[in-house]
Context: one part of a larger RNA
Molecule: large-subunit ribosomal RNA, domain VI
Organism: Thermococcus sp.
RNA sequence: UGUUGGCCGCCUGAGGGGAAGGCUCCCCCAGUACGAGAGGAACAGGGCGCCGCGGCCUCUGGUCUACCGGUUGUCCUACAGGGCAGCGCCGGGCAGCUACGCCGCAGCCGAUAAGGCCUGAAAGCAUCUAAGGCCGAAGCGGCCCCUGAAAAUAGGCGGCCAUUCCUGGGCGUUUGGGCCUGGGCGACCGGUCCGUUGCCCAGGACGAGGGCUCGGGAAGAAGACCCGUUUGAUGGGGCGGGGAUGUAAGCGGGAAGGGAAACCGACCCGUUCAGUCUGCCGCUCCCAACAGC
Numbered sequence: 001u002g003u004u005g006g007c008c009g010c011c012u013g014a015g016g017g018g019a020a021g022g023c024u025c026c027c028c029c030a031g032u033a034c035g036a037g038a039g040g041a042a043c044a045g046g047g048c049g050c051c052g053c054g055g056c057c058u059c060u061g062g063u064c065u066a067c068c069g070g071u072u073g074u075c076c077u078a079c080a081g082g083g084c085a086g087c088g089c090c091g092g093g094c095a096g097c098u099a100c101g102c103c104g105c106a107g108c109c110g111a112u113a114a115g116g117c118c119u120g121a122a123a124g125c126a127u128c129u130a131a132g133g134c135c136g137a138a139g140c141g142g143c144c145c146c147u148g149a150a151a152a153u154a155g156g157c158g159g160c161c162a163u164u165c166c167u168g169g170g171c172g173u174u175u176g177g178g179c180c181u182g183g184g185c186g187a188c189c190g191g192u193c194c195g196u197u198g199c200c201c202a203g204g205a206c207g208a209g210g211g212c213u214c215g216g217g218a219a220g221a222a223g224a225c226c227c228g229u230u231u232g233a234u235g236g237g238g239c240g241g242g243g244a245u246g247u248a249a250g251c252g253g254g255a256a257g258g259g260a261a262a263c264c265g266a267c268c269c270g271u272u273c274a275g276u277c278u279g280c281c282g283c284u285c286c287c288a289a290c291a292g293c
Base pairs, nucleotide, nucleotide: 005161006160007159008158009157010156011155015147016146017145018144021051022050023049025047026046027045034039052105053104054103055102056101060099061098062097063096067092068091069090070089071088072085073084074083075082076081094279107143108142109141110140115135116134117133118132164205165204166203167202168201169200170199171198176194177193178192179191180190182189183188211293212292214228215227216226217225234288235287236286237284238283239282240281241280242278243277244276245275250271251270252269253268254267257264258263
């Protein structure tokens, strides 16, 4: 741009894509069929596992420069709390992301190939074929997953708005009236003004909806996508729950020893399942989603 006004939501599914599947072994069939014996199957059924593909994070493991703790050197005079040193180093670690973890990837139907058959003539017989009919593959098509109204036969359902108004210009016509000191003997013709009406062009109004802006996101390189926008829990804050670390500071008590004494003192215990933190789950309009184009 088109899909014969514009748009929103939900579908259909022509068509396109997928390899999404492949395989070993074991049990059973069965020491059966077969075979003198020695030996020794198959169809059907069940199970463990491997490779590959797709998805997921409950569990297990990894990571986790959000976080918590320990600790060395040095600096901020000391305490407390911190900076720097590859996150200083070390021990843990939720969410997220992940594999080494978990889940799924049967089978059935249809049409066939080679092939096997039925009936059956030509050709009184015979013949799977000439007419007709039944079966038959890891292959083909479908049931499965993804995509897919630009599928020009351009689809369906539901809903919203519009299908109007104003101004200017142009063209044409309809029709009514007024005027002409225009023409015609006349029916009438012509010009002009007002009103009515149709089409076209330009501008504006109304307008569903969309976009921008604004608050954001398990979405994301940028675009895009998805959600929210006070009729609101969208982000932040606060509070609660869950979770991670592992028991804060201060104070009290004790303490190897040192010191003449006053007192100092690593460390231990209590207060304390503390303190700190929280990308998770909620609640709450306190802050910001205002105001607008």